Context: one part of a larger RNA
RNA sequence: CGCAGGAUACUUGAGAGGAGCCAUCCUUAGUACGAGAGGACCGGGAUGGGGUAGGCUCUGGCGUACCAGUUAUCUUCCAAGGGUAGCGCUGGGUAGCCAUCCUACUACGGGAUAAGAGCUGAAAGCAUCUAAGCUUGAAGCCCACCUCAAGAUAAGGUAUCCCUGAAGGGCCGUGGGAGACUACCACGUUGAUAGGCCACAGGUGGAAGCUUGGUGACAGGUGGAGCCGAGUGGUACUAAUAGCCCGUUUGG
Numbered sequence: 001c002g003c004a005g006g007a008u009a010c011u012u013g014a015g016a017g018g019a020g021c022c023a024u025c026c027u028u029a030g031u032a033c034g035a036g037a038g039g040a041c042c043g044g045g046a047u048g049g050g051g052u053a054g055g056c057u058c059u060g061g062c063g064u065a066c067c068a069g070u071u072a073u074c075u076u077c078c079a080a081g082g083g084u085a086g087c088g089c090u091g092g093g094u095a096g097c098c099a100u101c102c103u104a105c106u107a108c109g110g111g112a113u114a115a116g117a118g119c120u121g122a123a124a125g126c127a128u129c130u131a132a133g134c135u136u137g138a139a140g141c142c143c144a145c146c147u148c149a150a151g152a153u154a155a156g157g158u159a160u161c162c163c164u165g166a167a168g169g170g171c172c173g174u175g176g177g178a179g180a181c182u183a184c185c186a187c188g189u190u191g192a193u194a195g196g197c198c199a200c201a202g203g204u205g206g207a208a209g210c211u212u213g214g215u216g217a218c219a220g221g222u223g224g225a226g227c228c229g230a231g232u233g234g235u236a237c238u239a240a241u242a243g244c245c246c247g248u249u250u251g252g
Stems, first nucleotide, its partner, number of pairs: 001151001005162007015148004021049007033038001050106006059099004066092005071085004109143003116136004163251001168246004172188005193239003196235005202228003209222005
C1' cells in the first nucleotide's frame, strides 16, 4: 500500500515447515530351538542417552559498584568517609540472563501401499498369488502430533461496537519481561507508565555515635544493627502538559 469506512476480539485452513531416533535392564523364559555350547521371535514393564520446546522452585555460574572485609597512596591530624590502583584485591549476593539445574514431548491409532506372503481363478478340462476379483504386508507414503498460515490478489468467516472537520489513526510524551533502527506492547491526569517516597520480600552480616571492660590490639551493649540496583504491594510528590497532522460525506 492492497483486501472499497473504521475499531476490537475470536476463527476456517488452501498451502508450507518440523518431529519421526537409539540403547540397556526386568519379565515372558533359561521357554521355543539345539547333541551340547548357546539361546530367541511375539507380548508386557522400567530406566537412560540423543534431540526439541519451555522455565528459574531446587542445584550451580555470571551478577562492573548491592553489602562486608582488606592493602598502598592522596585529600591537614584522630575518628568517620571519599578518590585512584582499567570492579585494586578478597568473601558473599537480589533481579535478570544462563546450564551442568527443572518440566514436558519424542504416544496410541487409522487408510492406501512396496518387496514379500496368500485366497479364489481362467487363458491352457491340470497347475498357477493375476489375466478379472479379493486378503495381508514396512522406521517409508497419506492422516493423526507440533508450528506458521487469507498478499490463499479467489485477499475468506463470525461476534460486538463506532461514524462526518467524524469514527479512527498518527505525531508527541512516560516506559517495557519488546527491541540494532523500525516494529510490538502498556500508559498519558477519567492516570499507577516511569522516577521519587512508604511498607514488605530479599542481600550483606552486626553501621556511626555513645557507653562498659581492657595499658593496648580489641571485645561487649545499645541492636538481626546499619546500608541496600533491578523484586512485590501501595502512594499523584515529579514527568506523561498543551497541541498539531492525516482521515470525509453510511461506505464504487